[in-house]
Context: one part of a larger RNA
RNA sequence: CUGGGCGUAAAGAGCGUGUAGGCGGGACUUUAAGUCAGUUGUGAAAUCUCUCGGCUCAACCGAGAACCUGCAAAUGAUACUAUUGUCCUUGAGUACGGAAGAGGGAAGUGGAAUUCCUGGUGUAGCGGUGAAAUGCGUAGAUAUCAGGAAGAACACCAGUAGCGAAGGCGGCUUCCUGGUCCGUCACUGACGCUGAGACGCGAAAGCGUGGGGAGCAAACAGGAUUAGAUACCCUGGUAGUCCACGCCGUAAACGAUGGGCACUAGGUGUUGGAGGUUUCGACCCCUUCAGUGCCGCAGCUAACGCAUUAAGUGCCCCGCCUGGGGAGUACGGUCGCAAGGCUGAAACUC
Repeated sequence: CUGGGCGUAAAGAGCGUGUAGGCGGGACUUUAAGUCAGUUGUGAAAUCUCUCGGCUCAACCGAGAACCUGCAAAUGAUACUAUUGUCCUUGAGUACGGAAGAGGGAAGUGGAAUUCCUGGUGUAGCGGUGAAAUGCGUAGAUAUCAGGAAGAACACCAGUAGCGAAGGCGGCUUCCUGGUCCGUCACUGACGCUGAGACGCGAAAGCGUGGGGAGCAAACAGGAUUAGAUACCCUGGUAGUCCACGCCGUAAACGAUGGGCACUAGGUGUUGGAGGUUUCGACCCCUUCAGUGCCGCAGCUAACGCAUUAAGUGCCCCGCCUGGGGAGUACGGUCGCAAGGCUGAAACUC
C1' cells in the first nucleotide's frame, strides 16, 4: 500500500464558481487500444514443487517434468470499456405562460422610543439594590407639557412561515439586479455529475484612513459584596458598536451529518404552484410537483437515535481520520499593516 471508517467515539473543507482529472443515458455502426482465445519466440543455470534414481537411511547429489504467473509478434473473437460516424429523448438546458419570497445593491422616506438642548408648570427629593452606597438635585433635579436637535434600531404583523450556496436577510417607497418553483412538452440533443490546484464570497471581534457618535458598552474609575473580590450587583465611562473605502479570513461558520443520481410502508401539519370534482362563486374534498416540520414500518446503529429532507439499499467524484499528552506547538514556507491565518512535525511521556 491493501483495510476499516467520518451525527454524538479520531475524522465532512465555512460556502460557492470552476480548471485538470475521475466517472457518465438509449439505438445502430466503425476500429480493435483495453479485454479474451489458441499459436510462435523468449523468459540462463541453480533454487522451489512433483516423479524416478545414487550414497545402508537422511541431509546431500543426479535425471526428468512442472514452474518461471512476464514480455514480444502474428492470427482471430467483439459482449463490456474505449474509439468513429449516424440517430434518439427520458438526464441537462432553452423558450413561452404563470407564482411566491426579510435574496442582493443604491437612493429616498416614516412613526414609536432614548438621550441632549430651550422654554413653561412645579418642589424636595430622584435614582439604584437583596439591602445599600457611590451618583444626580435648591445654581431647581426627578415628574409633567410644548418646541427643537441627533444617532441607532425597526414593536405589533411574526409563524419548527419565507428567501439565500453558506455567512446571513425584517418599518415603508422607488430604481437596478440574482436565484427558485409550477404549467406547456414547443426547441437543443448527453451539452451531464464531481472537482486536486485556482478564483470568489464569508458572522462577530480586530486593523488602516476619513466621517459619525443617541443608546449600549470591553478597558478604566468609583460604590457595594467578601476572609479576599483584579468578578458576579450598582453609578459612571473610553475604544468599539454606525457610515464610506481598504484589510483580516476565523467560529459550537452546527443538521457537530460533503455533493449528485436512483430505489425502499405509511400517517399528520404547514408554505408556493398545477390539475380534478363541486358551485352562481369561493371554501371543503381528491390527485400531483417543489419546499419545510412532527410521528412512525422495514432496514441501519455501540446505544442514543435516523428513518422518501436517511444515519436504509446501491453507484460516481471530492475532502478528511488512524491511541492520549507534547500540539494546532516548534521549525521552514507562504499570506497579513499588525493581531495573527494557512501548511504542520519530533524528542520525550502514559

Predicted 3D model of a 350-nucleotide part of an RNA (small-subunit ribosomal RNA, central domain) from a metagenome. The coordinates come from a structure-prediction model, not an experiment, and the mean pLDDT is 89. Its Rfam family is "Bacterial small subunit ribosomal RNA". Its family is annotated with structural constituent of ribosome and ribosome in the Gene Ontology.